[in-house]
RNA sequence: UCCCGACAAAGCUCAACCCUUCGUGAGGAGGGGGCGGAAAGUAACGGGUCUUCGUGGGGGAAAGAUGGCCGGGCUGCCGAA
Numbered sequence: 001u002c003c004c005g006a007c008a009a010a011g012c013u014c015a016a017c018c019c020u021u022c023g024u025g026a027g028g029a030g031g032g033g034g035c036g037g038a039a040a041g042u043a044a045c046g047g048g049u050c051u052u053c054g055u056g057g058g059g060g061a062a063a064g065a066u067g068g069c070c071g072g073g074c075u076g077c078c079g080a081a
Base pairs, nucleotide, nucleotide: 004079005078012037013036017032018031019030020029021028022027035068041074042073045071046070047069048066049065050064051063052062
């Protein structure tokens, strides 16, 4: 350095829910709150799901959302086995 992930150490982050706010919506932001997380940091490349549009219905195309749904990419603390 790489792989790996401790009943280690220092930390980090923040689910559901509540309040405020933005958005047609899925959802986003701030505050509270902690279920959890070794990348639950980042970023929509691929897939999945959700929303809008559309349709008599289903399906499809398009535009969005979701990174704590999954995969891969990039970056990062510590150093036991």
A computed fold for an 81-nucleotide RNA from an uncultured Nitrospirota bacterium, annotated as c-di-GMP-I riboswitch aptamer. It matches the Rfam family "c-di-GMP-I riboswitch aptamer". Its family is annotated with cyclic-di-GMP binding in the Gene Ontology.